[in-house]
RNAcentral holds the sequence, with entries from MGnify. Predicted 3D model of a 63-nucleotide RNA (transfer RNA) from a bovine gut metagenome. Its Rfam family is "tRNA". The family's RNA type in Rfam is transfer RNA. Its mean pLDDT, the model's own confidence on a scale to 100, is 81.
RNA sequence: CUUAGCUCAGCUGGAUAGAGCACCGGACUUCUAAUCCGACGGUCGAGGGUUCGAAUCCCCCAG
Repeated sequence: CUUAGCUCAGCUGGAUAGAGCACCGGACUUCUAAUCCGACGGUCGAGGGUUCGAAUCCCCCAG
C1' cells in the first nucleotide's frame, strides 16, 4: 500500500461510498469513429475489537 472490470479520490470517524476509462442502452451519423445523454457495476483484502456510528482508529492474518 490493498476501495467498481482497470486507474484512482475519499479531509479531523458522521450525508445514500464517488470520479475517469471500459462494458451495455439511446441520441447524432449513409456507416463507423468522435461527441452527448442514461443505466449497470462495491462483503472498501480476510477475521476480530473500540464507538451511538468505522473505508477511516486498534489488534491479528494474507498478499